RNAcentral holds the full RNA, with entries from ENA and SILVA. Predicted 3D model of a 531-nucleotide part of an RNA (small-subunit ribosomal RNA, 5' domain) from an uncultured organism. Its Rfam family is "Bacterial small subunit ribosomal RNA". Its mean pLDDT, the model's own confidence on a scale to 100, is 85.
Context: one part of a larger RNA
């Protein structure tokens, strides 16, 4: 001198961009954040509409009121399928193949999505749900009856599937691969529909995706020096999507260490960021990738995929409810309290854009995103006027040989001009899809083109314009020396100052105050902390 997620102090006109609990991974009142498909189902609780047959009133057009019928548009609760493992938070834990590079899997997995090939026949029983009936204060929960399905199970068929035998070729990187022939055994499918699709099964490949292994890098402490018994490495099994001591038995007695094991002690880990000429040194806020966790701890389940944040068991601590039998909870989502701190915002708006789940779609849901509130915390900009104007005007301060200097062209006053501010009138982009309608094209698939209409939370926002008036707008610190900038009064080792040197004991440029200056400026000083 740069820098900050910064905070106190004094002050304080606007605009854009951006950033906001570094402390309690403390405890959470409330609201919302994950739901969606009726084009898989049985259905009808509400809402519309239609339909039967009824009663009132009627201007005979119709209107009201109960009732019945899933019939039709929808749809509450249920079965089913997809999602829920994305997105979002934190950074407590790890010192680690945790990360970062670089390879390897001849040891593997991958829903959805693209290719391709082959298929979907024939059959059952039950279960929610409705309905009857019980317990319970409540969470919930038993029993009877009964129905359906893209739930479920069972049979045919079947292959380059998987298993086993057989037996060739040809490759490598050792275990091996890779591809071909024959037997034999075992597994599949779900049906909807508006008729155009949308859907299911096998398998083979591709893309994403994840999974493991290895080199090499990735704090501090030797005032840690010895550490290991599932420990090292064989053999068998058993597990796993897969390799392995992963796990068990049995068999050996290995295995790491000064080229720093072990143990403590700190800490997410990169791209980046700061700073410097660089080396370097210091960091890991925001924004990106990966890892880790979701009250403490554990434990599998279901799924392509958790050992799962807004699931499930268990235990532990807390905290609610209770009828004392028992139950219910989990913001390190977004806002929000309490608390802690020097210190960090709204219980906001929209699904218009982009993105994401479902769905053929309309379309729904999305505190993900988008905006918009707060905060000079940060950077970037722009303002507080400009021109002329000397009796060098009064005050204030300083000198003084009473002339003077000096605030100072500063004021006043004359003219100009209007960024900004206040008003008046208009007023965006961000919106092309989807989708409706027309019209057109072929390789006829409601597929693609072209035209039209439909959509905007920000927001009546930006922006243009109009009228008015200098009108709405400057402060900090400092002045002994580093260090730019000096006098007077006050005080007198007192009160004080102060980053260093050091100042103050009666004429203090170094304390207070004034006038002047001098630096920066909507800031400006102090602290903290890095280089």
């Nucleotide at each position: 001198g740069g820098a900050u997620g910064a905070a106190c102090g004094c002050u304080a006109g606007c605009g854009g961009g951006a950033g906001g609990c570094c402390u309690a991974a403390u405890a959470c009142a409330u609201g919302c954040a994950a739901g969606u498909c009726g084009a898989a189902c049985g259905g009808u609780a509400a809402c519309a509409g239609g339909g039967c047959a009824g009663a009132a009133c009627u201007u005979c057009g119709g209107u009201u009121c109960a009732g019945c019928c899933g019939c039709u548009g929808a749809c509450g609760a249920g079965u089913g399928g997809c999602g829920c493992a994305c997105g979002g938070g934190u950074g407590a834990g790890u010192a680690a193949c945790g990360c970062g590079u670089a390879c390897a899997u001849a040891a593997c997995c991958u829903g959805c999505c693209u290719u391709c090939a082959a298929g979907a026949g024939a059959g059952g029983g039950a279960u929610a749900g409705c309905c009857c009936u019980g317990g319970g204060a409540a969470a919930c929960u038993g029993g009877g009856a009964u129905u359906a399905a893209u739930a479920c199970c069972u049979c045919a068929u079947g292959g380059u599937a998987u298993u086993g035998c057989u037996a060739a070729g040809u490759c490598g990187c050792a275990u091996g691969g890779c591809u071909a022939u024959g037997c034999a055994a075992u597994u599949a499918a779900a049906g909807u529909u508006u008729c155009g699709g949308c859907g299911c099964u096998u398998g083979a490949a591709g893309a994403u995706g994840g999974a493991u292994g290895u080199g090499c890098g990735u704090g501090c402490c030797a005032u840690u020096a010895g550490c290991u018994a599932g420990u090292u490495g064989g053999u068998a099994a058993g597990g796993u999507a897969a390799c392995g001591g992963c796990u068990u038995a049995c068999c050996a007695a290995g295995g790491c260490a000064a080229c720093g094991a072990u143990g403590g002690c700190u800490a997410g880990g990169g791209g980046g960021c700061g700073u410097g000429a660089g080396a370097g040194c210091g960091u890991g806020a925001c924004c990106c990738c990966c890892c880790a966790c979701a009250c403490g701890g554990g434990u599998a389940c279901u799924g392509a995929g958790a050992c799962a944040c807004g699931g499930a068991c268990c235990c532990g601590a807390c905290u609610c409810c209770u009828a004392c039998g028992g139950g219910a909870g989990g913001c390190a989502g977004c806002a929000g309290u309490a608390a802690g701190g020097a210190a960090u915002a709204u219980u906001g708006g929209a699904c218009a854009a982009u993105g994401g789940a479902g769905g053929c779609a309309a379309c729904u849901c999305u505190g993900a995103u988008c905006c918009a509130g707060c905060c000079a915390u940060c950077c970037c900009g722009c303002g507080u006027g400009c021109a002329g104007g000397a009796u060098g005007a009064c005050u204030g301060c300083c000198c003084u040989a009473c002339g003077g200097g000096u605030u100072g062209u500063a004021a006043a006053c004359u003219g100009c001009u209007u960024u900004u501010a206040u008003u008046u009138g208009g007023g965006a982009a961000g919106a092309a899809a989807c989708c409706u309608g027309u019209u057109u094209a072929u390789u006829u698939a409601c597929u693609g083109a072209a035209c039209a209409g439909u959509u905007g939370a920000c927001g009546g926002u930006a922006c243009c314009u109009u009228a008015u008036g200098a009108a709405u707008a400057a402060g900090c610190a400092c002045c002994g020396g580093c260090u730019a900038a000096c006098u007077c009064c006050g005080u007198g080792c007192c009160a004080g100052c102060a980053g260093c040197c050091g100042c103050g004991g009666u004429a203090a440029u170094a304390c207070g105050g004034a006038g002047g200056g001098u630096g920066c400026a909507a800031g400006c000083g102090u602290u903290a902390u890095c280089c």